[in-house]
RNA sequence: UACAUGGUUUUCUAGGGUUCCGCGAGGGCAUGACAGCCUCGGUCUGGACCAAGAGAAAACGCACAGCUAACCCUGUGUUCACGGAGGGAUAAAAGCCCGGGAGGA
Numbered sequence: 001u002a003c004a005u006g007g008u009u010u011u012c013u014a015g016g017g018u019u020c021c022g023c024g025a026g027g028g029c030a031u032g033a034c035a036g037c038c039u040c041g042g043u044c045u046g047g048a049c050c051a052a053g054a055g056a057a058a059a060c061g062c063a064c065a066g067c068u069a070a071c072c073c074u075g076u077g078u079u080c081a082c083g084g085a086g087g088g089a090u091a092a093a094a095g096c097c098c099g100g101g102a103g104g105a
């Protein structure tokens, strides 16, 4: 200086917003009083939803070893990971996606 690898899925979590439900505020018809209806609010705990390469767990996978005619099975390992701006999806946003990207070490 150049190149490559660093697996997949599921269930969650940090985090995220507001279509829907709920909650709250206001309005109007009105009422004994509500509900329903309309508008607004996520600087509303929530339900539900989205969700991590650099968060968790599990399963599978992979590598090596053991066993075996072979498969199965068993054991061990599966490390590291700073990072914009910008753009994209969805109702919307985000540690989502572009992206282990640009850049840096």
Stems, first nucleotide, its partner, number of pairs: 007060006015050002020047002022044001023041005061078006080100001082103001086098003
A computed fold for a 105-nucleotide RNA from Paenibacillus sp., annotated as Guanidine-I riboswitch aptamer. Rfam family: Guanidine-I riboswitch aptamer. The family has 100 seed sequences and 1,509 matches in Rfam 15.1. Gene Ontology term of the family: regulation of gene expression. Its mean pLDDT, the model's own confidence on a scale to 100, is 82. Of the family's consensus pairs, 100% are formed in the model.